[in-house]
């Protein structure tokens, strides 16, 4: 240097052909228990790295930068 993947809640991943951003675990909050731990209920928690850009509408498409990985020079 050059080519490819990856980036989404505190954490590990989803979102189908462009159409209301979601599970789980973790937090708190209640309820169960003499306490707690497990169960049950419920509730907070998102600039979808970052800026543009097509679109009526963008996590998605398109360009640029930035951070990790992997390859080859």
């Nucleotide at each position: 240097u050059g080519g490819c993947g990856a980036c989404u809640a505190g954490u590990u991943c989803a979102a189908u052909u462009g159409g209301c951003a979601g599970a789980a675990c973790g937090u708190c909050u209640g309820g169960c228990u003499c306490u707690g731990a497990a169960c049950c209920a419920g509730a907070a928690g998102g600039u979808u790295g970052c800026a543009g850009g097509u679109u009526c509408g963008a996590c998605c498409c398109c360009u640029g930068c930035g951070u990790c990985g992997c390859c080859a020079u």
A computed fold for a 73-nucleotide RNA from a Deltaproteobacteria bacterium, annotated as transfer RNA.
The sequence is in RNAcentral, with records from ENA.
NCBI's taxonomy places the organism under Bacteria, Pseudomonadati, Myxococcota, Myxococcia.
It matches the Rfam family "tRNA". Gene Ontology term of the family: triplet codon-amino acid adaptor activity. The family's RNA type in Rfam is transfer RNA. Rfam's curators write: Transfer RNA (tRNA) molecules are approximately 80 nucleotides in length.